[in-house]
RNA sequence: CGCCUAAGACGCCAGCAAAUGGCGGCGCGGGGGACCCAGGUUAUCGGGGGCGAAUCGGCCGGGCGGCGCGCUGUGCGCGACACCAGGCCGUAGAAGACUUCCAACUUCGAGCCCGUCAGCUAACCCCGUCGGCGUGAUUGG
Numbered sequence: 001c002g003c004c005u006a007a008g009a010c011g012c013c014a015g016c017a018a019a020u021g022g023c024g025g026c027g028c029g030g031g032g033g034a035c036c037c038a039g040g041u042u043a044u045c046g047g048g049g050g051c052g053a054a055u056c057g058g059c060c061g062g063g064c065g066g067c068g069c070g071c072u073g074u075g076c077g078c079g080a081c082a083c084c085a086g087g088c089c090g091u092a093g094a095a096g097a098c099u100u101c102c103a104a105c106u107u108c109g110a111g112c113c114c115g116u117c118a119g120c121u122a123a124c125c126c127c128g129u130c131g132g133c134g135u136g137a138u139u140g141g
Stems, first nucleotide, its partner, number of pairs: 001134004008026001010024005027129006037119001047117001048114004056090005062084002065081001067079005093108004101141004
C1' cells in the first nucleotide's frame, strides 16, 4: 500500500509519552423473538439447531465386529453389510489491487459453536467487531 473475513473509523479514561488496556456510542455483522403464513401431514423417537462459500457423491486399501459360503478344518480363504480413521478424484458453492458482465487461469471447497431447545416473525431482547496473508501484485474482451 493491498488481500480474505462482519471484523472498521472515532471519542473519553489510564499510561510522562509510546506500546497496551478499559469504556462509549457510530458503522458493519450474527442470533433469539407475535398475529398471519407454514397445513395436511408435521414433529419427535435413531435428537435437533446455529456461524461459515465450505455441501453432496464416487473410488482405494486398512482397523474392528458379527453374518453367509467354501475347504486340506478349531485354522484359512472369499463375499456383502455396519462402525472408525486415512488417501485420491469430482462437485453445489466461494475468492483473486477501481466497479459490473462474459470467458479463461490460479486457489478454497475447512473448522467451530449451542446443549434436548429455537420455522417465518413487527415491537423488543442478546451477541460479535477476531484472526490469517501478499507484490508490479491473475489475464483478455
c-di-AMP riboswitch aptamer (ydaO/yuaA leader) from a soil metagenome, 141 nucleotides, folded computationally. The coordinates come from a structure-prediction model, not an experiment, and the mean pLDDT is 79.